[in-house]
Context: one part of a larger RNA
RNA sequence: GACGAACGCUGUCGGCGUGCCUAAUACAUGCAAGUAGAACGCUGAAGAGAGGAGCUUGCUCUUCUUGGAUGAGUUGCGAACGGGUGAGUAACGCGUAGGUAACCUGCCUUGUAGCGGGGGAUAACUAUUGGAAACGAUAGCUAAUACCGCAUAACAAUGGAUGACACAUGUCAUUUAUUUGAAAGGGGCAAUUGCUCCACUACAAGAUGGACCUGCGUUGUAUUAGCUAGUAGGUGAGGUAACGGCCCACCAAGGCAACGAUCCAUAGCCGGCCUGAGAGGGUGAACGGCCACACUGGGACUGAGACACGGCCCAGACUCCUACGGGAGGCAGCAGUGGGGAAUAUUGCACAAUGGGCGCAAGCCUGAUGCAGCGACGCCGCGUGAAGGAUGAAGGUCUUCGGAUCGUAAACUUCUAUCAGCAGGGAAGAAACCAUGACGGUACCUGACUAAGAAGCCCCGGCUAACUACGUGCCAGCAGCCGCGGUAAUACGUAGGGGGCAAGCGUUAUCC
Numbered sequence: 001g002a003c004g005a006a007c008g009c010u011g012u013c014g015g016c017g018u019g020c021c022u023a024a025u026a027c028a029u030g031c032a033a034g035u036a037g038a039a040c041g042c043u044g045a046a047g048a049g050a051g052g053a054g055c056u057u058g059c060u061c062u063u064c065u066u067g068g069a070u071g072a073g074u075u076g077c078g079a080a081c082g083g084g085u086g087a088g089u090a091a092c093g094c095g096u097a098g099g100u101a102a103c104c105u106g107c108c109u110u111g112u113a114g115c116g117g118g119g120g121a122u123a124a125c126u127a128u129u130g131g132a133a134a135c136g137a138u139a140g141c142u143a144a145u146a147c148c149g150c151a152u153a154a155c156a157a158u159g160g161a162u163g164a165c166a167c168a169u170g171u172c173a174u175u176u177a178u179u180u181g182a183a184a185g186g187g188g189c190a191a192u193u194g195c196u197c198c199a200c201u202a203c204a205a206g207a208u209g210g211a212c213c214u215g216c217g218u219u220g221u222a223u224u225a226g227c228u229a230g231u232a233g234g235u236g237a238g239g240u241a242a243c244g245g246c247c248c249a250c251c252a253a254g255g256c257a258a259c260g261a262u263c264c265a266u267a268g269c270c271g272g273c274c275u276g277a278g279a280g281g282g283u284g285a286a287c288g289g290c291c292a293c294a295c296u297g298g299g300a301c302u303g304a305g306a307c308a309c310g311g312c313c314c315a316g317a318c319u320c321c322u323a324c325g326g327g328a329g330g331c332a333g334c335a336g337u338g339g340g341g342a343a344u345a346u347u348g349c350a351c352a353a354u355g356g357g358c359g360c361a362a363g364c365c366u367g368a369u370g371c372a373g374c375g376a377c378g379c380c381g382c383g384u385g386a387a388g389g390a391u392g393a394a395g396g397u398c399u400u401c402g403g404a405u406c407g408u409a410a411a412c413u414u415c416u417a418u419c420a421g422c423a424g425g426g427a428a429g430a431a432a433c434c435a436u437g438a439c440g441g442u443a444c445c446u447g448a449c450u451a452a453g454a455a456g457c458c459c460c461g462g463c464u465a466a467c468u469a470c471g472u473g474c475c476a477g478c479a480g481c482c483g484c485g486g487u488a489a490u491a492c493g494u495a496g497g498g499g500g501c502a503a504g505c506g507u508u509a510u511c512c
Stems, first nucleotide, its partner, number of pairs: 001511002005508005013381005018375002020340001025338003029335003034077003039074002042071001047066009084293003093218008103210002108206007116150001118148002125140006156179010185198005219265002226256003231253001233251004238246001268290004272283004295316005318329004346372001348371003354368001355366004385415004395406004419453001422447004429439001456501005461482003467496005477484002
């Protein structure tokens, strides 16, 4: 000098930041991922219109038409983002520089070409029925942008031929054979097959995002010296988006290591941050990038993308419900609770802004985010008054008893009103004609009013700025080092005085 700090004493206000470093410990409760009726079939509330009945003649009941709220379901997209944590990992994990003639890419953009004709189901629903529940079973009915064939088609895929190019496998162009897709969907306008919007299919390209490979760099220990059988390599087959011992069969005996293999320990990495003149040293909170994980271990499914925090299956530990037959759960999301600890916050408000998901849109959802609350935890700013005022008052302390000092300090006079308090006005942030602000009647402005409501902490032997008195008497105590204290202690305790910093001041831990 620094700090995600803690502790002691003290504490006016504001702005901006920041706040479980320990138990990746266990979690009550609420919320954190939905959305689309312009994909689909059901359900069908309020209301409106017409008719009928009752009559207390303006109400009730009822039928039909319209209307579409709501609810669950099928389906599409999203749920792989956003948010959290750092357990594991010494590794192509990360950083940096490259490569892919070895790869994928939903939504988005551009271009080309299409969008023909059929089929069978199924949930919802109804009926019966099992179970305490979770959840089912059987029979029957129905729709779709759900599902399945067929047609169409190549510049696409596979194989062959020719040519050009190249970096080894190859790439590109021409040609030939074979193969392969779709939702006749939905909305609006017009009304006879039209226009338009949103979808859908195939291909090419772009953009974005990812995957893999390689050079170099990346902690300590040799009181760890040898390690290794899918191990290093080859051939073939499989698998993958793709290369590859990635996996498998066979062949063969290699591969790594003193330039530190292997074992052990420790650790997420970086941009950065702290310190330092720099070189360097330390560190990896907050913010940003990458990685890994989601009770512990394993596995795949769906999908453009996961081996998936708020999905599934299995095993395990733990907790809960049970009618004992069986079931349910996963805060390292936001709050919050117990526990641990020196120690770390509200079970808040709002989608107004920014961003995200869905939707043609209106809009809905969003503990992302924007704000508010708590904490002097940090940085910055402001205040606690200003000017005058000597009889140097009273009082305290010291004294050589003369005086000295606190000290212009106070009193007193004049003035001002920053902050806080009161009253009135009152935003920007809203982009997008109108409308739309959680923050918030906040910031800010104006007015009146009172010096009123607002100073402490540490130190004073030397280092090191600042000294006297009393008490104590190697006691009580102090102390960062040297060292003080055993009767005149500037070093202990108290007082007066002084020095330093100041809403803080000291101490402790850690780093330079």
The part of an RNA shown here (small-subunit ribosomal RNA, 5' domain) has 512 nucleotides and comes from an uncultured organism. It matches the Rfam family "Bacterial small subunit ribosomal RNA". The RNAcentral record of the full RNA draws on ENA and SILVA.